[in-house]
RNA sequence: CUUUGUAAAUGGCAAACUCAGGGUAACCUGGGGACGCAAAGCCACGAGUCCGGUAAACGGAUAGUCGGGCUGUCUGG
Numbered sequence: 001c002u003u004u005g006u007a008a009a010u011g012g013c014a015a016a017c018u019c020a021g022g023g024u025a026a027c028c029u030g031g032g033g034a035c036g037c038a039a040a041g042c043c044a045c046g047a048g049u050c051c052g053g054u055a056a057a058c059g060g061a062u063a064g065u066c067g068g069g070c071u072g073u074c075u076g077g
Stems, first nucleotide, its partner, number of pairs: 002077002005074001012037002017032006035064001041070003045067003048062005
């Protein structure tokens, strides 16, 4: 530098639900909680889905929907 993937080891993240708060809403933040995840780390670029609005346009949300981009730990090759 590149590649492999949990067999072993060290660990990491945290769905549903719930409590408190924010938001018109989707949803988000913190605590509890673990369904799962080898990038379930980050990015709203493309698509999908959801919310607001509507004749539309448009705006917002979702990265744990898919694609793509960037960065990275460990074992083995």
This is a predicted structure of a 77-nucleotide RNA (c-di-GMP-I riboswitch aptamer) from an uncultured Geobacteraceae bacterium. The sequence was found by an Rfam model in a public genome assembly.